[in-house]
Background
Model confidence (mean pLDDT): 84 of 100. Predicted 3D model of a 529-nucleotide part of an RNA (small-subunit ribosomal RNA, 5' domain) from an uncultured bacterium.

Context: one part of a larger RNA
RNA sequence: GAUGAACUCUAGCUACAGGCUUAACACAUGCAAGUCGAGGGGCAGCGGGAUUGAAGCUUGCUUCAAUUGCCGGCGACCGGCGCACGGGUGAGUAACGCGUAUCCAACCUUCCGUACACUCAGGGAUAGCCUUUCGAAAGAAAGAUUAAUACCUGAUGGUAUGAUGAGAUUGCAUGAUAUCAUCAUUAAAGAUUUAUCGGUGUACGAUGGGGAUGCGUUCCAUUAGGUAGUAGGCGGGGUAACGGCCCACCUAGCCGACGAUGGAUAGGGGUUCUGAGAGGAAGGUCCCCCACAUUGGAACUGAGACACGGUCCAAACUCCUACGGGAGGCAGCAGUGAGGAAUAUUGGUCAAUGGACGAGAGUCUGAACCAGCCAAGUAGCGUGAAGGAUGAAGGUCCUACGGAUUGUAAACUUCUUUUAUAAGGGAAUAAACCCUCCCACGUGUGGGAGCUUGUAUGUACCUUAUGAAUAAGCAUCGGCUAACUCCGUGCCAGCAGCCGCGGUAAUACGGAGGAUGCGAGCGUUAUCC
Numbered sequence: 001g002a003u004g005a006a007c008u009c010u011a012g013c014u015a016c017a018g019g020c021u022u023a024a025c026a027c028a029u030g031c032a033a034g035u036c037g038a039g040g041g042g043c044a045g046c047g048g049g050a051u052u053g054a055a056g057c058u059u060g061c062u063u064c065a066a067u068u069g070c071c072g073g074c075g076a077c078c079g080g081c082g083c084a085c086g087g088g089u090g091a092g093u094a095a096c097g098c099g100u101a102u103c104c105a106a107c108c109u110u111c112c113g114u115a116c117a118c119u120c121a122g123g124g125a126u127a128g129c130c131u132u133u134c135g136a137a138a139g140a141a142a143g144a145u146u147a148a149u150a151c152c153u154g155a156u157g158g159u160a161u162g163a164u165g166a167g168a169u170u171g172c173a174u175g176a177u178a179u180c181a182u183c184a185u186u187a188a189a190g191a192u193u194u195a196u197c198g199g200u201g202u203a204c205g206a207u208g209g210g211g212a213u214g215c216g217u218u219c220c221a222u223u224a225g226g227u228a229g230u231a232g233g234c235g236g237g238g239u240a241a242c243g244g245c246c247c248a249c250c251u252a253g254c255c256g257a258c259g260a261u262g263g264a265u266a267g268g269g270g271u272u273c274u275g276a277g278a279g280g281a282a283g284g285u286c287c288c289c290c291a292c293a294u295u296g297g298a299a300c301u302g303a304g305a306c307a308c309g310g311u312c313c314a315a316a317c318u319c320c321u322a323c324g325g326g327a328g329g330c331a332g333c334a335g336u337g338a339g340g341a342a343u344a345u346u347g348g349u350c351a352a353u354g355g356a357c358g359a360g361a362g363u364c365u366g367a368a369c370c371a372g373c374c375a376a377g378u379a380g381c382g383u384g385a386a387g388g389a390u391g392a393a394g395g396u397c398c399u400a401c402g403g404a405u406u407g408u409a410a411a412c413u414u415c416u417u418u419u420a421u422a423a424g425g426g427a428a429u430a431a432a433c434c435c436u437c438c439c440a441c442g443u444g445u446g447g448g449a450g451c452u453u454g455u456a457u458g459u460a461c462c463u464u465a466u467g468a469a470u471a472a473g474c475a476u477c478g479g480c481u482a483a484c485u486c487c488g489u490g491c492c493a494g495c496a497g498c499c500g501c502g503g504u505a506a507u508a509c510g511g512a513g514g515a516u517g518c519g520a521g522c523g524u525u526a527u528c529c
Stems, first nucleotide, its partner, number of pairs: 001528003005525003009521001012381005018374002020339001025337003029334003034081003039078002042074002046072003049068009088292003097217008107209002112205008120154004130143005160185007168177003190197002218264003225255003230252004235247003267289004271282004294315005317328004345371001347370003353367001354365004384415004394406005420466006429456001435450007473518005478499003484513005494501002
């Protein structure tokens, strides 16, 4: 000098940043991932309409009851997209994990953009609903019946895929690119308010990922040998793809004092602290990458996962139970217990930014934006300013009828009002989307006008009034080290970072007066340079 700090004493305000470093310990409760009715069958609930019946009577409307998916919509269900993002944590990992550079002629890519072509004909089911059964529950089973942008079959198809053949161009090896011919295989889905939104195939792009390699990446030799799928090859399997990734066979290799193997420790980087630098130390907040989601294992679905709020199995733990059986996973946001020197609210809003779905309106969003708590940090402001000597009183000290110091300090006079309190005014952050109208042309896009939208917030900020009014402490004073005297104590009580101080004149202990340093903080402790 620094800190994600803690502790003692003290404490006025504002802004900005920060806040479980320990038990990757266990978790009550609520919320954190839904959305689409313009894909579908339907109608549990809500609102409207219609029909029927009853009552009242101003005899055509009021109420009540029932029926009806007819309409707005919509719980549950089928289906689509999303849930692989966003958010958390750092346990593991000494590794192509990360950083940097290169390569993939060895690869994939939903949604999005561009271009071309197409969107034909049929079928059988199954959720839901209904009936029944079993179960304490979680849930499950059987029967009957029904729809789709769910599923299946057929047709057509090419710059797709595979095979065969031909010749051309070219490269860094395996090879790559383009063309032609023949054969085989493979596609689609509709909706509606008629304006559009979709669906399928192929090519290219974009984005995101996957893989390979060079170099760099902690300590221990009181760890010296390690290794049989081990090292390589041929052939196959598997994968989006290369590869002992896996398998059969063959060879006997491969790594190692340029530190293999083993052990210990650790997420890596951008960065941060310190230092003149070289270096040394750290990796909290923010950004990028990786890994993990109670522990271990596994696959399914899908463009993408071997998936935090999905599935299955095993284990530990907790809970429910009618003892037969079931349920759960905060290292999401709050919050609780425990651990600890120690770390916050079971808050508000989707207004903005961003994300998912949707044609859109919109819905969801503990992402995000805000607010709350905490001197835990940095910065700023204030606690008054000017004048004022009888150098007041009081305190303390001395060489003591006197003087020194506290000290322009106070009183007193004049002034100011940051801040405080009260009253009044009062934002920017908002650009839009939607709807209506107008204009342009590329006819679904752009532009213009009107309308609408503010959580924070009646906040920030501004004005006025009042009145010095509401606001100073902490540590030190022997030397290092800025700052000295008196009293008490008497090797006691005590101090102390080091040297050391204290045994009767202690500037070193305790108190007082004074002084010095910093100041809403000051000291102590811990750690790094």